RNA sequence: GGAGUUGGUCAGGCAAUCGCUCCGAACUCAGGUUCGGGGAGGAAAGUCCGGGCUCCAUAGGGCAGAGUGCCAGGUAACGCCUGGGAGGCGUGAGCCUACGGAAAGUGCCGCAGAAAAUAUACCGCCUCUUCGGAGGUAAGGGUGAAAUGGUGCGGUAAGAGCGCACCGCAUAACUGGUAACAGUUGUGGCAGGGUAAACCCCACUCGGAGCAAGACCAAAUAGGGGAUCUACAGGCGUGGUCCGCGCUGAUCCCGGGUAGGUCGCUUGAGGUGUGCGGCGACGCACAUCCCAGAUGAAUGAUUGUCCGCGACAGAACCCGGCUUAUCGACCAACUCCCUUU
RNA sequence: GGGCCGUUAGCUCAGCUGGUAGAGCACUCGGCUUUUAACCGAAUUGUCGUGAGUUCGAAUCUCACACGGCCCACCA
Numbered sequence: 001g002g003a004g005u006u007g008g009u010c011a012g013g014c015a016a017u018c019g020c021u022c023c024g025a026a027c028u029c030a031g032g033u034u035c036g037g038g039g040a041g042g043a044a045a046g047u048c049c050g051g052g053c054u055c056c057a058u059a060g061g062g063c064a065g066a067g068u069g070c071c072a073g074g075u076a077a078c079g080c081c082u083g084g085g086a087g088g089c090g091u092g093a094g095c096c097u098a099c100g101g102a103a104a105g106u107g108c109c110g111c112a113g114a115a116a117a118u119a120u121a122c123c124g125c126c127u128c129u130u131c132g133g134a135g136g137u138a139a140g141g142g143u144g145a146a147a148u149g150g151u152g153c154g155g156u157a158a159g160a161g162c163g164c165a166c167c168g169c170a171u172a173a174c175u176g177g178u179a180a181c182a183g184u185u186g187u188g189g190c191a192g193g194g195u196a197a198a199c200c201c202c203a204c205u206c207g208g209a210g211c212a213a214g215a216c217c218a219a220a221u222a223g224g225g226g227a228u229c230u231a232c233a234g235g236c237g238u239g240g241u242c243c244g245c246g247c248u249g250a251u252c253c254c255g256g257g258u259a260g261g262u263c264g265c266u267u268g269a270g271g272u273g274u275g276c277g278g279c280g281a282c283g284c285a286c287a288u289c290c291c292a293g294a295u296g297a298a299u300g301a302u303u304g305u306c307c308g309c310g311a312c313a314g315a316a317c318c319c320g321g322c323u324u325a326u327c328g329a330c331c332a333a334c335u336c337c338c339u340u341u
Numbered sequence: 342g343g344g345c346c347g348u349u350a351g352c353u354c355a356g357c358u359g360g361u362a363g364a365g366c367a368c369u370c371g372g373c374u375u376u377u378a379a380c381c382g383a384a385u386u387g388u389c390g391u392g393a394g395u396u397c398g399a400a401u402c403u404c405a406c407a408c409g410g411c412c413c414a415c416c417a
Base pairs, nucleotide, nucleotide: 001337002336003335004334005333006332007331008330009329010328012306013305014304015303016302017301018300020039021038022037023036024035025034026033027032041312045323046322048321049320050319051318052317053210054209055208056207062241063240065206066205067204068203069202070084071083072082073081074080085099086097087096088095089094100201101200105199106198107195108194109193122141123140124137125136126135127134128133149167150166151165152164153163154162168190169188170187171186172185173184174183175182176181214263215262216261217260224254225253226252227251228250229249234248235247236246237245256416257415258414270289271288272287273286274285275284276283277282307310342413343412344411345410346409347408348407351366352365353364354363360397369383370382371381372380390406391405392404393403394402
């Protein structure tokens, strides 16, 4: 100098004028006015997970259902994060993984192929032969995505874990590690294809609904009519059943009234800084800060100037994550290649 | 704001226990008819919304995204 990897920060700046919304103070003719202060994001998004909060009982028991799935830790909790293991990719820094069980059972595997899993033999090889065939074999060929461990030597009529060595697999003991797992030694000729994002088994977790939840105030009227079913062992209370509690004829159709206000509504698993513990995620202590809260729904417009000419995009109860979209700029650590000293 | 569902031929829909996708109408061609309609016969229908993954194999199973649709106020 070039190419990259990982983690993090920012998301046009400044000034002037005119507006919008919330809070506080003052004035007021109750309409407002003035002054001061705050005013979108890293994803506010998708609504895919988890939690707080609210109502149903304080959410309990069995079945069913759903989800997660190597190990340990973090957390309010998680399907998230951190560290580690195993497998894979990359020269490397590093990255990726729905990564329990197919030796519990059931199902499926189209076409091709002898045979798709209780097994079996198309071509071939070998032996015998009455030349039709019979027996042995699974080395080699062929089919297929997949065919009963792989390589080599011995062995044999030809062959074959038939025997042996190494690798693989299974299993026992020991060692290291909290564990996943790894290593060493021994034993077994070898279980016997794939599929669990098929049913299922094992382990763990999960009650339902959602701020249009829910609570309060005010206003208004026709607390109406029809059809069907039913007389309680039923129905409703957000999947089914049992217990329990509360209410009660049920369902459908035609209708009636109000569609105003207050709370929930933002101080929170909150931000920033320092110190300590931990490899880390994170935790603890102290100090300090208050940083949107609308309800036809605010955060905008114009002008000037500078640069690199500005991407994706707009809160609606609130947090922790994941995923998706995104012009670019900067910082730190590390890797590879080239050059120079 | 919250919850739920759907996307397959030009249109309306099947197929969703994984094995290469159908039905009706429409369109095209031929026949019948003087001609048209109706009727009869034949043929074409499609990257199954898009992109990944699981699997030998995906319309079907899983995940992400896009588009479209429906429902949710209070009183008696």
This is a predicted complex of two RNAs, RNase P RNA and transfer RNA, with 417 nucleotides together.
Rfam match: Bacterial RNase P class A.
The coordinates come from a structure-prediction model, not an experiment, and the mean pLDDT is 79.